[in-house]
Molecule: transfer RNA
Organism: Chryseomicrobium sp. FSL W7-1435
RNA sequence: GGGCCGUUAGUUCAGCGGGAGAAUGCAACGUCGACAACGUUGAGGUCACUGGUUCGAUCCCAGUACGGCCCA
Numbered sequence: 001g002g003g004c005c006g007u008u009a010g011u012u013c014a015g016c017g018g019g020a021g022a023a024u025g026c027a028a029c030g031u032c033g034a035c036a037a038c039g040u041u042g043a044g045g046u047c048a049c050u051g052g053u054u055c056g057a058u059c060c061c062a063g064u065a066c067g068g069c070c071c072a
Stems, first nucleotide, its partner, number of pairs: 001071007010024004018055001026042005048064005
């Protein structure tokens, strides 16, 4: 320098045009003599950034940034 893949909750990830979710972690409550475990509820997100397409974008297109793999 070229090619490909990834970036979504604190963490690991799903979702691939119209409702942003799961597990785990965190908080409160219940249970227990207490802790853990278990159960219920809740908080937590500019979907990496910019622009475009579209009635509508996490999703499609272009560029940028960061990370990984391969080639040179």